[in-house]
RNA sequence: AUGAAAGCAAGGGGAGAGAUCGCGACAGACGCGACGCCGAAGGAGCAAACAGAAACCUGUGAAUCUCUCAGGCAAAAAAGACUCUUGCUAGACG
Numbered sequence: 001a002u003g004a005a006a007g008c009a010a011g012g013g014g015a016g017a018g019a020u021c022g023c024g025a026c027a028g029a030c031g032c033g034a035c036g037c038c039g040a041a042g043g044a045g046c047a048a049a050c051a052g053a054a055a056c057c058u059g060u061g062a063a064u065c066u067c068u069c070a071g072g073c074a075a076a077a078a079a080g081a082c083u084c085u086u087g088c089u090a091g092a093c094g
Base pairs, nucleotide, nucleotide: 006089007088008087009086010085011084012083013082018035020034021033022032023031024030036073037072038071042069043067044066045065049060050059051058052057
């Protein structure tokens, strides 16, 4: 400085899966129970590789993968990994 990575704030975009059944009470939301599902808040698990070790074994070890504890399952609302824009911090490189 024509400012990398990273972090914070605001706004935008943002998928999936039962308008399931019974009761409370007419529908939805809500509460309780039952069965069925989703994976993109969070959480948990691991490969290669590396290290110690003769080997077994042990440790480190990622995710949008796997699990489904939590969360979610008509529309709406809420949440939502990731992503874009703006602003601030920051200062790799030159």